Record summary:
Glycine riboswitch aptamer from uncultured Neomegalonema sp., 90 nucleotides, folded computationally. Its Rfam family is "Glycine riboswitch aptamer". Rfam's curators write: This family represents the bacterial glycine riboswitch. Gene Ontology term of the family: glycine biosynthetic process.
RNA sequence: UAUUGUCAUGCGGGAGAGAUCGGACAGCGUGUCCGGCGCCGAAGGAGCAACUUCCCGGAAACUCUCAGGCAAAUGGACUGCAUGAUGACA
Numbered sequence: 001u002a003u004u005g006u007c008a009u010g011c012g013g014g015a016g017a018g019a020u021c022g023g024a025c026a027g028c029g030u031g032u033c034c035g036g037c038g039c040c041g042a043a044g045g046a047g048c049a050a051c052u053u054c055c056c057g058g059a060a061a062c063u064c065u066c067a068g069g070c071a072a073a074u075g076g077a078c079u080g081c082a083u084g085a086u087g088a089c090a
Base pairs, nucleotide, nucleotide: 001090003088004087005086006085007084008083009082010081011080012079013078018037020036021035022034023033024032025031026030038070039069040068044066045064046063047062051058052057
């Protein structure tokens, strides 16, 4: 100096599913709380498959839906660009 792994920060992209029913409090936009029915999976969490392992276990965007969510807003796995840190390799 080039390539590349991981992490962090900033600016973006980012799906799915009832603006549901009843009651109460506010209020004229609709919001909050309680109870009920119906749903979603891409925060988190749990379970396992291939695989891996000193055969204990680990393990996904799969499965479950505890939590979270179902107009907008917020959140959102993952991801683009830039910067920084820390390795690997030439």